[in-house]
RNA sequence: AGAGUUCGAUCCUGGCUCAGGAUGAAUGAUGGCGUCAUUCUUAACACAUGCAAGUCGGACGGGAAACAUGGGAAACGGUGUUUCCAGUGGCGGACGGGUGAGUAAUGCGUAAGAACCUGCCCUUGGAAGGGGAACAAUAGCUGGAAACGGCUGCUAAUACCCCUUAGGCUGAGUAGCAAAAGGAGAAAUCCUCUCGAGGAGGGGAUCGCGUUUGAUUAGCUAGUUGGUGAGGCAAUAGCUUACCAAGGCGAUGAUCAGUAGAUGGUCCAAGAGGAUGAUCAGCCACACUGGGACUGAGACACGGCCCAGACUUCUGCGAGAGGCAGCAGUGGGGAAUUUUUCGCAAUGGGCGAAAGCCUGAUGGAGCAAUGCCGCGUGGAGGUAGAAGGACCAUGGGUCAUGAACUUUCUUUCCCGUAGAAGAAGCAAUGAAGGUAUCUGGGGCAUAAGCAUCGGCUAACUCUGUGCCAGCAGCCGUGGUAAUACAGAAGAUGCAAGCGUUAUCCGGAAUGAUUGGGUGUAAAGCGUCUGUAGGUGGCUUUUUAAGUCCUCCGUCAAAUCCCAGGGCUCAACCCUUGACAGGCGGGGGAAACUACCAAGCUGGAGUACGGUAGGGGAAGAGGGAAUUUUUGGUGGAGUGGAGAAAUGCAUAGAGAUCGGAAAGAACACCAACUGCGAAAGCACUCUGCUGGGCCGAUACUGACACUGAGAGAGGAAAGCUAGGGGAGCGAAUAGGAUUAGAUACCAUAGUAGUCCUAGCCGUAAACGAUGGAUACUAGGCGCUGUGCGUAUCGACUCGUGCAGUGCUGUAGCUAACACAUUAAGUAUCCAGCCUGGGGAGUACAUUCGCAAUAAUGAAACUCAAAAGAAUUGAUGGGGUCCUGCACAAGUGGUGGAGCAUGUGGUUUAAUUCGAUGCAAAGCGAAGAACCUUACCAGGGCUUGACAUACCGCGAAUUCUCUUGAAAGAGAGGGGUGCCUUCGAGAACAUGGACACAGGUGGUGCAUGGUUGUCGUCAGCUCGUGCCGUAAGGUGUUUCGUUAAGUCCAGUAAUAAGUGCAACCCUCGUGUUUAUUUGCCAUCAUUGAGUUUGGAACCCUGAACAGACUGCCGGUGAUAAGCCAGAGGAAGGUAAGGAUAACAUCAACUCAUCAUGCCCCUUAUACCCUGGGCGACACACGUGCUACAAUGGCUGGGACAAAGGGUCGUGAUCCCGCGAGGGGGAGAUAACCCCAAAAUCCCAUCCUCAGUUUGGAUUGCAGGCUGCAACUCGCCUGCAUGAAGCCGGAAUCUCUAGUAAUCGGCGAUCAUCCAUACGACGAUGAAUUCAUUCCCAGGCCUUCUACACACCGCCCGUCACACUAUGGGAGUUGGCCAUGCUGGAAGUCAUUACCUUAAAUGCAAGGAGGGGGAUGCCGAAGGCAGGGCUAGUGACUGGAGUGAAGUCGUAACAAGGUAGCCGUACUGGAAGAUGCGGCUG
Repeated sequence: AGAGUUCGAUCCUGGCUCAGGAUGAAUGAUGGCGUCAUUCUUAACACAUGCAAGUCGGACGGGAAACAUGGGAAACGGUGUUUCCAGUGGCGGACGGGUGAGUAAUGCGUAAGAACCUGCCCUUGGAAGGGGAACAAUAGCUGGAAACGGCUGCUAAUACCCCUUAGGCUGAGUAGCAAAAGGAGAAAUCCUCUCGAGGAGGGGAUCGCGUUUGAUUAGCUAGUUGGUGAGGCAAUAGCUUACCAAGGCGAUGAUCAGUAGAUGGUCCAAGAGGAUGAUCAGCCACACUGGGACUGAGACACGGCCCAGACUUCUGCGAGAGGCAGCAGUGGGGAAUUUUUCGCAAUGGGCGAAAGCCUGAUGGAGCAAUGCCGCGUGGAGGUAGAAGGACCAUGGGUCAUGAACUUUCUUUCCCGUAGAAGAAGCAAUGAAGGUAUCUGGGGCAUAAGCAUCGGCUAACUCUGUGCCAGCAGCCGUGGUAAUACAGAAGAUGCAAGCGUUAUCCGGAAUGAUUGGGUGUAAAGCGUCUGUAGGUGGCUUUUUAAGUCCUCCGUCAAAUCCCAGGGCUCAACCCUUGACAGGCGGGGGAAACUACCAAGCUGGAGUACGGUAGGGGAAGAGGGAAUUUUUGGUGGAGUGGAGAAAUGCAUAGAGAUCGGAAAGAACACCAACUGCGAAAGCACUCUGCUGGGCCGAUACUGACACUGAGAGAGGAAAGCUAGGGGAGCGAAUAGGAUUAGAUACCAUAGUAGUCCUAGCCGUAAACGAUGGAUACUAGGCGCUGUGCGUAUCGACUCGUGCAGUGCUGUAGCUAACACAUUAAGUAUCCAGCCUGGGGAGUACAUUCGCAAUAAUGAAACUCAAAAGAAUUGAUGGGGUCCUGCACAAGUGGUGGAGCAUGUGGUUUAAUUCGAUGCAAAGCGAAGAACCUUACCAGGGCUUGACAUACCGCGAAUUCUCUUGAAAGAGAGGGGUGCCUUCGAGAACAUGGACACAGGUGGUGCAUGGUUGUCGUCAGCUCGUGCCGUAAGGUGUUUCGUUAAGUCCAGUAAUAAGUGCAACCCUCGUGUUUAUUUGCCAUCAUUGAGUUUGGAACCCUGAACAGACUGCCGGUGAUAAGCCAGAGGAAGGUAAGGAUAACAUCAACUCAUCAUGCCCCUUAUACCCUGGGCGACACACGUGCUACAAUGGCUGGGACAAAGGGUCGUGAUCCCGCGAGGGGGAGAUAACCCCAAAAUCCCAUCCUCAGUUUGGAUUGCAGGCUGCAACUCGCCUGCAUGAAGCCGGAAUCUCUAGUAAUCGGCGAUCAUCCAUACGACGAUGAAUUCAUUCCCAGGCCUUCUACACACCGCCCGUCACACUAUGGGAGUUGGCCAUGCUGGAAGUCAUUACCUUAAAUGCAAGGAGGGGGAUGCCGAAGGCAGGGCUAGUGACUGGAGUGAAGUCGUAACAAGGUAGCCGUACUGGAAGAUGCGGCUG
């Protein structure tokens, strides 16, 4: 310090997630030692048992025990000492310890001042004289179950009371009030008590400032705010009360509601700051819940009292007892938190004169890895590179920088010896503890786990699994080759710990003071006026609030930081020091802000003179058009549309001419022109009126800017009331379109649109850009108004101010863009934003007649949602171009019969593959057996085939039995080649073990081959340049081409691959060669038959030829195009081969090869038979036809290419024929197949289901072959089906082409071939043109698509689940109010009862107590409220779900451009009207 995640890729916005640290933690598996710490965060839930506050006999009366002593006959009593004890009395139980329920200020923190109290303690000054009456204990009697009492009698005191006196208090006083006590000691003396004064420490009140969330809590308050009198308190005070006044608090957030002990501190953070408030420390509050007082220096009292309530417990039912939020401990709750331990030795506290007693405070120990820190589990040396695991390319590398083994050393550990400090003041006194520590011996003996290994993030392989099981913090992973699951081996990290979970801070500049934004990402109020507030021009003076400097006080200690020291180190502990900052005070400075005072004119304003304007509101006038109506002419349609129909019309429409009426809106001028704050404003004229701008001179003298609340204006639609109503026109009606059409289109048409008066208050109310001020290059326009120049004047030129546009530099921006009219540079003020959805929804409140508007959440859900730009792809977007793409023609298919392939169906099997173009006469260039992969049956198991080992036999051949065959069984013949004599080679056979074998699966694991776009013209790269980047440029543009072909231009310049050319065939010629081909001349024959020839044809080989080369025109003096000449051929002459980068997970595992998986007496192999040939049907490709341009018969002429010895097969003979017999020739320019056929000539047929057509069927034959039934081909005779040119639709072809005609070949025993491949013969028609259909290419544009339009995506409905709103109600909780109620208790009153001290001679009185009464007063009761939580039949929408249903609203012109507001309407998206926006 960052990283992952939106996209095909990019930048940006923005959320989510991770890496770090921490914890009173919990949990999983694991666990050696020690030090120091820490340990109910939940139920302030309930508590058994023990302990936690007592002490003083030197305050007092008394009692008990022991000892001593002496008396007595004894009983016994006396004295002394010591110890103990209930009671009276004193002090302490207000400290210490616990907890955090309540509390948002009666609290806490900090800083102040004054009107107070203070036991014990310290200092200091006095005093203690004289009297008196009781009450406990105890004794007797007595009540009760108990707890606990009652009556009578006795008694002491440092208990209580009185008098005298001092000091003190009251504003003063001669007035009033008002003290005391003794104890110990032989004594000195000590302790205690009392009255004052002062102090220390402690406490009580008061006050400034600070101290959480909510405005969907906006008004609160009646002792409330103040005053006077009185009361009360330690003290101030409405603290209380009577009267008087009407105040007090609040937008700087009162009141109300939620939450919460606050602080020093602790954790995180660079800091600012955020979170937190365990342990330790000072403060507060509480002690079962609520109320109350008593005592006391101090309490309204944790281990005190009274009352009420709930709960627990005892009971003899009358009455009682209790309060662990003290230490242990129990139950419960919970993810979760310890021993019913030792000691007062130390520190501290209470009491005491002291010894001492008490002390669950505290000091220690125990349990717990809960945390921090430290140490260890071994170190060093040596040999062999070990076994084993897992991997493997089989070579090896790795665990292994090393186990076992050997030598040596040692921390913990075990066994012994010694043994502390902490203890103070002469001695004594140690719980922890025989602990720490020291030292001797033993000696590896006693000690390693946890998590992770796809990226973030350090660390990788194998096996298993197969979208299953599972993992996951985010992205994601798993569907048969998972570094992501599970296991293993290895590796990495940390280590007595390691992971996970939870929470907090950080990263997060993701609430931004430091330190963010707001044109399009979330975000500018629709506009203006203006209150509070904030901010504010120039000069001088005053003050010193802010500000700055210096000093003082304080902010407890601990903590943090620095330094030093002590435990072996560290954690830990001790000592010293200190910054910064807060608050308060003293002194000083005066620049800036502020205050005071005085000025100034530049900001702002006023006066004056001009001026432009569709600024506002009112009145008057006008014409064009539309519609209606009236009259005339006229006579059949009109109107409307893509095409139609509804509608109007012979009762006279539409058209046309004249008259009349009505309402609404104002053509041209009219524009990136004007005015207005915005909304908005346009015929003309009149008066009224607001604001702006310009100019020159005076005046005022900061009067300014912004603006929370508040107020005003506010399109369209809509609402209320009254008018008006021509046109248009939501709704509505019928007509069309359509699968439907609640739409688009058309015909009608109501509200409305218009006016008056009043509501509403919203729009894409937009420049999606708040207002004000200042500064920062230019250029070109337009509007208004000045100045200068110029002129007779109008133009012109230059320039100032105010407005309004375009372009553009710096700068800024994510980019697009903005750019003196800023989105630049700065200041001031105010609004708004903080992931998407849920949702501008719910609830609540305010406004409104309503519709609605304003304010405005949460649960839940996702990991994205957005913005700008890029490259593609697509568009029922655009421009240009090409193609048998259309058009113009030719012939077909689709109809018939047959052939063949496919689907489907059937079957034991109908083997498998190919399925839009780009499958379907395709793999298959040939299924009767074989092929053959399928089915049934019969067999075989190292195998039909390969290699290697062992044994045996040569091999081979013949015969018989059985069987469908494979096979099984039996018998006979036969001994080869080679030799180093062991054997060896080939072959056959038997055996064992490795293995063979698979047309089994996966073409979505692959190689190779192939199809397709497409013979379309494209596809890329180096360097440079541009851009933050993806990318762009080049490759775009002009012209041209078949072509990214060429030329010109150009931030590009070079290059590659495609194109073209090079290759083959064909077209012309030359040279050469001359047999088997050829024959002009010369001979010759039946015959190029032979001699001969090399001219010709043909053939083989080698050359030549064509390049826009030449001329003209055109074009840009280019590339090229057009026309011509010459030429066999002319602009690629024609045809073929040749196929870029990519696309389709295209086809093929069944050509072959191959990974992985699967089978192994079978999914391998052999055999026989069957099947691949089935047949209601559908489709594709073909053949033959439907006839006269024809058919049948007879005669006649002309090819090219190819094949041939397991073959081709002539002449001849036989057969109607298929064919048979026979066999010449040729290994082929020689012989054979071989006859070419359309065609021509001639005869017959004469428009018919025919002399067309040939299917189908019968009979008889032939050929191939072991075999012709399933299931072959051919021949003859006979039979003679459909079909008379084919619906919608659709295919081929641009010249030697289409069409028609025949010949040949591969495969092959034969052949289902009408197929396929190449061959020649005869031989056309048409192309105006690119509008349209299809396909493709370049450029451009939009996009919400990127699996790329077969895309994306919206809403209803149906189903499931989830959270939530409403809801008749219902059940709780909290709060306040009113009435009632009235315990305990203080206070007050009291005529009742009672009363030792002091008073009085007495009666009595004062005073006290009890009772009663009164005020207040807790619980409780009743009533109506407020807030809040749960639940609720039913109901509303929302979200999420697998591949559901209906449509197709949006994204492209999304097929009617979309969106905003509003109104109406419809199953739904939506549609329509009105106004607005361009996104």
Small-subunit ribosomal RNA from Capsicum baccatum, 1479 nucleotides, folded computationally. It matches the Rfam family "Bacterial small subunit ribosomal RNA". The sequence is in RNAcentral, with records from SILVA.